[in-house]
Context: one part of a larger RNA
Molecule: large-subunit ribosomal RNA, domain I
Organism: Patescibacteria group bacterium
RNA sequence: AGCAUAUAAUGAAUGCCUCGGCAUUUUACUCCGAUGAAGGACGUGGCAAACUGCGAUAAGCUUCGGCGAGCUGUUAUACAAGCAUUGACCCGGAGAUUUCCGAAUAGGUAAACCUAUCCGCUGUUAUGAGCGGAUACUCUCAACUGAAUACAUAGGUUGAGAAGAGGAUACUUGGCGAACUGAAACAUCUUAGUAACCAAGGAAAAGAAAUCAAAUGAGAUUCCCUUAGUAGCGGCGAGCGAACAGGGACUAGCCCAAACUCCUAUAUUUUUAUUGUAGGAGGGUUGUAGGACUCCAAUAUAGACCUUAUUUUUAUAACUGAAGGAACCUGGAAAGGACCGCCAAAGCGGGUGAUAGCCCCGUAAGUGAAAUAGAAAUAAGUUCUUAGGAUGUUCCUGAGUAGGGUCGGACACGUGAAAUCCGGCUUGAAUCUGGGAGGACCACCUUCCAAGGCUAAACAGGUAAAAUGACCGAUAGUGAACAAGUACCGUGAGGGAAAGGUGAAAAGCACCCCGGGUAGGGGGAUGAAAUAGUAUCUGAAAUUAUAUGCUC
Numbered sequence: 001a002g003c004a005u006a007u008a009a010u011g012a013a014u015g016c017c018u019c020g021g022c023a024u025u026u027u028a029c030u031c032c033g034a035u036g037a038a039g040g041a042c043g044u045g046g047c048a049a050a051c052u053g054c055g056a057u058a059a060g061c062u063u064c065g066g067c068g069a070g071c072u073g074u075u076a077u078a079c080a081a082g083c084a085u086u087g088a089c090c091c092g093g094a095g096a097u098u099u100c101c102g103a104a105u106a107g108g109u110a111a112a113c114c115u116a117u118c119c120g121c122u123g124u125u126a127u128g129a130g131c132g133g134a135u136a137c138u139c140u141c142a143a144c145u146g147a148a149u150a151c152a153u154a155g156g157u158u159g160a161g162a163a164g165a166g167g168a169u170a171c172u173u174g175g176c177g178a179a180c181u182g183a184a185a186c187a188u189c190u191u192a193g194u195a196a197c198c199a200a201g202g203a204a205a206a207g208a209a210a211u212c213a214a215a216u217g218a219g220a221u222u223c224c225c226u227u228a229g230u231a232g233c234g235g236c237g238a239g240c241g242a243a244c245a246g247g248g249a250c251u252a253g254c255c256c257a258a259a260c261u262c263c264u265a266u267a268u269u270u271u272u273a274u275u276g277u278a279g280g281a282g283g284g285u286u287g288u289a290g291g292a293c294u295c296c297a298a299u300a301u302a303g304a305c306c307u308u309a310u311u312u313u314u315a316u317a318a319c320u321g322a323a324g325g326a327a328c329c330u331g332g333a334a335a336g337g338a339c340c341g342c343c344a345a346a347g348c349g350g351g352u353g354a355u356a357g358c359c360c361c362g363u364a365a366g367u368g369a370a371a372u373a374g375a376a377a378u379a380a381g382u383u384c385u386u387a388g389g390a391u392g393u394u395c396c397u398g399a400g401u402a403g404g405g406u407c408g409g410a411c412a413c414g415u416g417a418a419a420u421c422c423g424g425c426u427u428g429a430a431u432c433u434g435g436g437a438g439g440a441c442c443a444c445c446u447u448c449c450a451a452g453g454c455u456a457a458a459c460a461g462g463u464a465a466a467a468u469g470a471c472c473g474a475u476a477g478u479g480a481a482c483a484a485g486u487a488c489c490g491u492g493a494g495g496g497a498a499a500g501g502u503g504a505a506a507a508g509c510a511c512c513c514c515g516g517g518u519a520g521g522g523g524g525a526u527g528a529a530a531u532a533g534u535a536u537c538u539g540a541a542a543u544u545a546u547a548u549g550c551u552c
Stems, first nucleotide, its partner, number of pairs: 001551009015537001016501002020472002022469009031167002039101003042055003046079001049075003061095006070083003106115003116135007137164002139161007171201005182189001186235001211218002222249004232240002253454003256398001260282008287432001289397004293392001294390003302385003306381011318367003324340002328337002341358002343347001349361003403427008413439001434449005488495002508536001511523004
């Protein structure tokens, strides 16, 4: 020096654990804000650093319920001082208080600060000072005023308004709208109508056929499966990508415009009448056409909103809740073993010194609300809506619309044979003997009725609670099981950690000794265990030390 063994050290893997995460399901809820939000700053405790709570009434105040013996939140013990069966603490309902900033709104401002005016009050001899309230802008309404300009109007002032402003992870719809990228380059194309920004909602949007279909028919919309990576589109490249039919979820349908009638106002005319215009009421709402008008019949049936009352019920605290034994064995400890029992609408689960149906919390099954907030049903009432038949000369049935041209956009569809839908410019019909569509176009046939509007559910996302898991178990699972969006980094936008485990119980080592010792250690004590000593469960490997052996 190497190798091996042993004992230690270092180190933290591994094992076991879990007050944390992840996912799904079910149920409930789904906006907050000038009555000042979201989010913060600063304070607030006897001692008080951080977190939590709260706001100068400041880990809290009042009240109403629940519970019932302890309590003064956590790290976190201790001390002090207190509260509490005259019901504290804790849990729930309602209320009070709620500094300053922040839409921030009296003016200003470099957020959490500065400075005002008016009214009222306190105080002062008086000023200064202090307290409370009002004082932003826009909109709507009202009153009072009030120019050019006579009436008026514009404007102004004041008052009233839970009006608007701002926030919100995600979702949805609308508006506006990229690029990196892919095409192995790149320009059409793709990324993508994506991201970003703006507006709106609690859901949004869509929606009751001028729809599909195809020679039988279906019958608003939305969502899921499938059709199908099919038909197609495409520098026919990269890529993009339906629909019909079928199966499910959920189902709900309605209201205007017009024709016609009546009323009011106004204009023309010749006053009444007539006609026109404007407004109101009735009427009416569809395609095997419907309605008006004319005639006949008839007062039935069903339903909606709102109000009131009653009943039931839900949520937000809780309550009752069965049944075993100190004795024997092991052990520090019994829930283990042994023995003899019991309950069960309860043998889900958790805890207790090892593994407990019968020790504790619970579980099954039942019960329960002073207060607040909902839901449902029933009854009564107001208001409103809802039905038929016949005839056909007449009238109505959404016009700068449909359609055309041109240029764009959307449709899976890139201009293509390009139907369909939307927009700019420009043109421009028909009126039921009418019109649209069926993928150029024409005919036939079929089908529907545009140019007005509303509409729940199934569907998206979020929050809370509960349950579940061939989900994770501290380099995993959220970035975060711990003072985590913390420490730290960055001018900033922003980036962003590491870090869990003594023991059943602190019983956390009294006392003695070594030592410079509040370091560390040796005795000793506790404990089942201290090689469980707070640098704490287990304690692998690399690595280090010592001892021994072998080789040289």